Predicted 3D model of a 71-nucleotide RNA (transfer RNA) from an Anaerolineae bacterium.
Lineage of the source: Bacteria > Bacillati > Chloroflexota > Anaerolineae.

């Protein structure tokens, strides 16, 4: 120096308009029981700061963190 990634406990969605799903987690229900299936509940200041906009997870700056590249 130059490019990508950051979002729920974990793997990921969201092409400016209500932040979601699949798995793990808790209740229930069904079994003699356990597991699966079913139905339901939680779980998120979207790394962080400014900016732009009526409205930002999405653009724009600037840091931070990890990845690769190039010297």
């Nucleotide at each position: 120096c130059c490019g990508g990634u950051g979002u729920a406990g974990c793997u990921c969605a969201a092409a400016g308009g209500u932040a979601g799903a699949g798995c793990a987690g808790c209740g229930c229900c069904u079994u003699u029981g356990u597991a699966a299936c079913g139905c339901g509940c939680a779980a998120g200041u979207u790394g962080a700061u400014g900016g732009u906009u009526c409205a930002a997870g999405u653009c724009c700056u600037u840091c931070c963190a990890c990845c690769g590249g190039c010297u």